[in-house]
Molecule: c-di-GMP-I riboswitch aptamer
Organism: Candidatus Colwellia aromaticivorans
RNA sequence: AAUUGAAAAGGGCAAAGCUUUCGAAAGAAAGUGGCGCAAAGUCACCGGUCUACGGGAACUAUCCUACGAUAGCGGAACUGCCAAC
Numbered sequence: 001a002a003u004u005g006a007a008a009a010g011g012g013c014a015a016a017g018c019u020u021u022c023g024a025a026a027g028a029a030a031g032u033g034g035c036g037c038a039a040a041g042u043c044a045c046c047g048g049u050c051u052a053c054g055g056g057a058a059c060u061a062u063c064c065u066a067c068g069a070u071a072g073c074g075g076a077a078c079u080g081c082c083a084a085c
Stems, first nucleotide, its partner, number of pairs: 003084003012037002017032006035072001041078002045075003048070003054065004
């Protein structure tokens, strides 16, 4: 430095649910909780998915739209612990 994650050590993160707060919503933050995770660390660049305040089309039902969200949907990029080889 590359590859790999069987076993091990020290540990780390934290799904659903519940509570409070923020947000138009999707969702987020904190607490609790612990399903899982070897990048479940960072990042919306590509694809996907969710939402639709505002805007647009209808004018009645509704439909379209990301500048919003998701990194625990996949890929790319960047960084990193331990061990094996």